Background: Glycine riboswitch aptamer from Thiobacillus denitrificans, 90 nucleotides, folded computationally. The sequence is in RNAcentral, with records from Rfam and Ribocentre. The model forms 91% of the base pairs in the Rfam consensus. The coordinates come from a structure-prediction model, not an experiment, and the mean pLDDT is 75. Rfam family: Glycine riboswitch aptamer. A reference for the family is Mandal et al. (2004), "A glycine-dependent riboswitch that uses cooperative binding to control gene expression", Science.
């Protein structure tokens, strides 16, 4: 000096599910409450699964607390390129 993994910024791509009812207001948006949903922020369970094996890690599986549910915008697991930082082992 690169470089695998691993983080963080940026730029690209992104899915579900109700134009529910009702009531209010500074009124066409917002808040609130009731029902019905949705699964891809988060979190919670379980342990498929990774590791020769133990320690460990650990879900796109499952709950649906949160969140979200016409378009619009925001959010968005994950992939994809870039910088940057870590940086084993050759």
């Nucleotide at each position: 000096a690169u470089u695998c993994c691993c983080g963080u910024u940026g730029c690209g791509g992104g899915a579900g599910a109700g134009c529910g009812c009702a009531u209010g207001c500074a009124c066409c948006g917002c808040a609130u409450g009731c029902c019905g949903c949705c699964g891809a922020a988060g979190g919670c369970g379980u342990a498929a699964c990774c590791c020769a094996c133990c320690c460990g890690g650990a879900a796109u599986c499952g709950c649906u607390c949160a969140g979200g549910c016409a378009a619009c915008a925001a959010g968005g697991a994950c992939c994809g390129c870039a910088a940057c930082g870590c940086c084993a082992g050759g």